[in-house]
c-di-GMP-I riboswitch aptamer from a Desulfobulbaceae bacterium, 74 nucleotides, folded computationally. Its Rfam family is "c-di-GMP-I riboswitch aptamer". Rfam describes the family as follows. GEMM was predicted in a large-scale screen for bacterial structured RNA regulatory elements. Lineage of the source: Bacteria > Thermodesulfobacteriota > Desulfobulbia > Desulfobulbales > Desulfobulbaceae. The model forms 94% of the base pairs in the Rfam consensus.
RNA sequence: AAAAGAUAAAGCCAAACCUGUCGGAAGAUAGGGACGGAAAGCUACGGGUCAUUUUUGAUAGCCGGGUUGCCUUG
Numbered sequence: 001a002a003a004a005g006a007u008a009a010a011g012c013c014a015a016a017c018c019u020g021u022c023g024g025a026a027g028a029u030a031g032g033g034a035c036g037g038a039a040a041g042c043u044a045c046g047g048g049u050c051a052u053u054u055u056u057g058a059u060a061g062c063c064g065g066g067u068u069g070c071c072u073u074g
Stems, first nucleotide, its partner, number of pairs: 003073003012037002017032006035061001041067003045064003048059004
């Protein structure tokens, strides 16, 4: 280093729900909140699901792929 993992330690993210804003909606976003997560970081490439102003859009915390990273073992 590849690879594996959350035992330890330091941390990280933040479901549902509530409030504000944006949106046609799904949903996104700011704050509160904490169900959980070892990539629950990023990416809409493939599949699925949801919405539709039936053109399109959303979902990465649905599954897979790509890619980046902390710690430990090695």